A computed fold for a 72-nucleotide RNA from a Lachnospiraceae bacterium, annotated as transfer RNA. Rfam family: tRNA. From the family's description: Transfer RNA (tRNA) molecules are approximately 80 nucleotides in length. The family's RNA type in Rfam is transfer RNA.
[in-house]
């Protein structure tokens, strides 16, 4: 240098063309409790950055970043 794979809330993480983007930890409220912890209800908070294809991109297709693995 080259091939291939990944990139989504603070953290893991599912979705792979139309929906209000699921869960789980974490965080905040309120309730439970003497208090805290545990448990119950509610909320906030996410699609690497660009461009392209589409009626309509997280999803497909190209660059770029970053990151692993392979390899010359």
């Nucleotide at each position: 240098g080259g091939u291939u794979g990944a990139u989504u809330g603070g953290u893991c993480a599912a979705g792979c063309g139309g929906u209000u983007a699921a869960g789980a930890c974490g965080c905040c409220g309120c309730c439970c409790u003497c208090u805290c912890a545990c448990g119950g209800c509610g909320g906030a908070a996410a699609c690497a950055g660009g461009g392209g294809u589409u009626c309509a991109a997280u999803u497909c297709c190209c660059c770029u970043a970053u990151c692993a693995a392979c390899u010359g």

Source information:
Taxonomically the source falls in Lachnospiraceae (Bacteria, Bacillati, Bacillota, Lachnospirales). Its mean pLDDT, the model's own confidence on a scale to 100, is 81.